[in-house]
RNA sequence: CCGUGCUAGGCGGGGCGCUAGGGGUGCCCUGAACUCGAAAUCCUCUUCAUGCGAGGCUGAAUUCCCGUCCGAGAGCGGUCGGUAUUCGGGACGAGCGCCGGGAUCAGUCGAUGUUGAAAGCUGGGUCCCACAACGGCGGGACAUCGCGAAUCGGGUCAGGUCCGGAAGGAAGCAGCCCUAAGCGAACCGUCCCGGGUGUUAUGGGACAGCCCAGCCUGAGUCGACGUCCCGGAACGCGCCGGAUGUCGCCGCUCGACGGCGGGUGCACGG
Numbered sequence: 001c002c003g004u005g006c007u008a009g010g011c012g013g014g015g016c017g018c019u020a021g022g023g024g025u026g027c028c029c030u031g032a033a034c035u036c037g038a039a040a041u042c043c044u045c046u047u048c049a050u051g052c053g054a055g056g057c058u059g060a061a062u063u064c065c066c067g068u069c070c071g072a073g074a075g076c077g078g079u080c081g082g083u084a085u086u087c088g089g090g091a092c093g094a095g096c097g098c099c100g101g102g103a104u105c106a107g108u109c110g111a112u113g114u115u116g117a118a119a120g121c122u123g124g125g126u127c128c129c130a131c132a133a134c135g136g137c138g139g140g141a142c143a144u145c146g147c148g149a150a151u152c153g154g155g156u157c158a159g160g161u162c163c164g165g166a167a168g169g170a171a172g173c174a175g176c177c178c179u180a181a182g183c184g185a186a187c188c189g190u191c192c193c194g195g196g197u198g199u200u201a202u203g204g205g206a207c208a209g210c211c212c213a214g215c216c217u218g219a220g221u222c223g224a225c226g227u228c229c230c231g232g233a234a235c236g237c238g239c240c241g242g243a244u245g246u247c248g249c250c251g252c253u254c255g256a257c258g259g260c261g262g263g264u265g266c267a268c269g270g
Stems, first nucleotide, its partner, number of pairs: 001270006009058003012030005020046005034055004064263006073254006080248010092238001093235001095237002098232006105226001107225006120215007127205004132200004137194006144185004153178004161170003
C1' cells in the first nucleotide's frame, strides 16, 4: 500500500416553548434524512443529563469527530424610524378638510342667450287695510223623522168604585192613542251668526326683493368644479403624549445548510 472481516461512531441538525436543568413529543427554520411503538394535568434522564423500548442498515471516511468561516432562521433589547388601530391632551386658525361671500382668474365643463343676456325705465301681480258679491267651512235656530209623562199632561177610558128607587150621572186605574220639556237621527231645505277662509270686483296704502308684460339697449348670464382672496365655526385630520400590532434599521445571544483546515481504529492474509 492492497484485500477480507470487525469495532467505536453514524443513519439529521437548529431556534422557540416546557423544565430546577438536559433531551423527546408540540410550533417554527433548514432541506432530504432507516422502520415500528408510547409520550401534555406527558415520556425519559441528572451535569459524562444532548431522550426511552424493539428491530434493521452502514462503518474508518464524500459519510464519524474537532476547529474555523459564512449566515437561512429564531430570541432579547433600543429616549431608533415608518405604518395601522386605539386612548388621552391641546387649539395654531397662518396646513388639509367643513361653512359663507367675492374675483380684473380673459380657468375647465355644461346649460341658456341676436327667435335678444345683464343693467335701466314703466305698468301689473305677489304684501297690508276697508268694503261688496258669490262660494266654502264651523256653530245655532226653524223645518223633517223617531223616541219621550208610575202619580203631580191630554183624549178614550174595559173592569171595578161612588151618587141615585130608577133613568141616569161623576171621578177615574190598567190598556191604547197623542203630546210638553227634553233627547236622538238626518243632513236635504230656509234663516241667523262667526273667521288667521277661497275667488272676483272697487277704493286706498306699501312697493326692498321676486314674478309677468312692455319700452330702451345690444352680449352676456347661470350652475358645478378648480385656483386665488376675505370672513367664520369646530375639533375630523395634521400637532403632543401613551398602548398594542406590523415592517425596517441597529446591537447582543443562539444558529441549520454549506465552504475550508485538522483528527480517528482492531484482527488476519498478501
The RNA shown here (Bacterial large signal recognition particle RNA) has 270 nucleotides and comes from a marine sediment metagenome. The RNAcentral record of the sequence draws on MGnify. Rfam family: Bacterial large signal recognition particle RNA. Rfam's curators write: The signal recognition particle (SRP) is a universally conserved ribonucleoprotein involved in the co-translational targeting of proteins to membranes. The literature on the family includes a 2003 paper in Nucleic Acids Res by Rosenblad et al., "SRPDB: Signal Recognition Particle Database". Model confidence (mean pLDDT): 77 of 100.